[in-house]
Molecule: transfer RNA
Organism: Bacillota bacterium
RNA sequence: GCGGAUAUGGCGGAAUUGGCAGACGCGCUAGACUUAGGAUCUAGUGAGCAAUCGUGGGGGUUCAAGUCCCUCUAUCCGCA
Numbered sequence: 001g002c003g004g005a006u007a008u009g010g011c012g013g014a015a016u017u018g019g020c021a022g023a024c025g026c027g028c029u030a031g032a033c034u035u036a037g038g039a040u041c042u043a044g045u046g047a048g049c050a051a052u053c054g055u056g057g058g059g060g061u062u063c064a065a066g067u068c069c070c071u072c073u074a075u076c077c078g079c080a
Base pairs, nucleotide, nucleotide: 001079002078003077004076005075006074007073010026011025012024019063027045028044029043030042031041032040046053047052056072057071058070059069060068
């Protein structure tokens, strides 16, 4: 230099054909239980007072984008 893959809450990881983003698990917080802790059970858990915003950054298509298109960045794989 060329080609390909990947990027989603604190972490792992879903999201079907473009149609409620974050299911499920872990962690965390609160409560129950316990002398206390662990385990177990229950509830909550992206940001913001709210309107809204939020899928690596920027732009585009669309009524609607994590998903399609362009471009950039990072990591990984292959070729030279």